[in-house]
């Protein structure tokens, strides 16, 4: 590389450096010289693994936030594929599922 499982409508930004693109890819729609994206520092959010505490029917539940990740514009920004409902004439809206992606833990 790849595979498995879980989650993805909540939450959380300032400063310095740099300087033109960025939001995975396609379309849309946004962000961006009033400085985005990125890097660094500090701060914060969250609770996947870990650690600690409490309860316990021993399966788990609740709390804290020690360490390892992660995250801090827009629901994963929205859509695509399939099904259903409604309205309308092959399109729109809504719902459900899937695909793709991200993150964690494990396998390899």
């Nucleotide at each position: 590389a790849u595979c498995u499982u879980a989650u993805c409508g909540a939450g959380a930004g300032u400063g310095a450096c740099u300087g033109a693109g960025g939001g995975a890819g396609a379309g849309g729609c946004c962000c961006g010289u009033c400085g985005a994206c990125g890097u660094c520092a500090c701060a914060g959010c969250a609770a996947c693994c870990u650690u600690c505490c409490u309860u316990u029917u021993c399966a788990a539940a609740g709390g804290a936030g020690u360490g390892g990740u992660g995250c801090u514009a827009a629901u994963u920004c929205c859509u695509a594929c399939a099904g259903a409902a409604u309205g309308a004439c092959u399109c729109a809206u809504u719902c459900u599922g899937g695909a793709a992606g991200a993150u964690a833990a494990g396998a390899g």
The RNA shown here (SAM riboswitch aptamer (S box leader)) has 108 nucleotides and comes from Halobacillus fulvus. The model forms 88% of the base pairs in the Rfam consensus. The coordinates come from a structure-prediction model, not an experiment, and the mean pLDDT is 85. Rfam family: SAM riboswitch aptamer (S box leader). Rfam's curators write: The SAM riboswitch is found upstream of a number of genes which code for proteins involved in methionine or cysteine biosynthesis in Gram-positive bacteria.